Molecule: transfer RNA
Organism: Candidatus Iainarchaeales archaeon
RNA sequence: GGGCGGGUGGUCUAGUGGCUAGGACAUCGCCUUCACACGGCGAAGAUCGGGAGUUCAAAUCUCCUCCUGCCCA
Repeated sequence: GGGCGGGUGGUCUAGUGGCUAGGACAUCGCCUUCACACGGCGAAGAUCGGGAGUUCAAAUCUCCUCCUGCCCA
C1' cells in the first nucleotide's frame, strides 16, 4: 500500500430498512431469610465509533474518516 471482518448501556451480545433498540451479567430498590447467599418483582442506564448522503423512514444501504483484528504484498 491492497483485501476482509468488528465497533450497540459499566461488561458481553441480538438486531441485514418500519410500531417504544431486545437479552444476559453487573448496579440500585422492594419481597423472601434470624442473617447472608440463592430466588421472585421492579427501576435506572445505549439517539448504535465520528461526519456526510440516499429514503416518507437508517443501528441496518452508500461515501469519507477514526480505532481494532486477520490475510496479501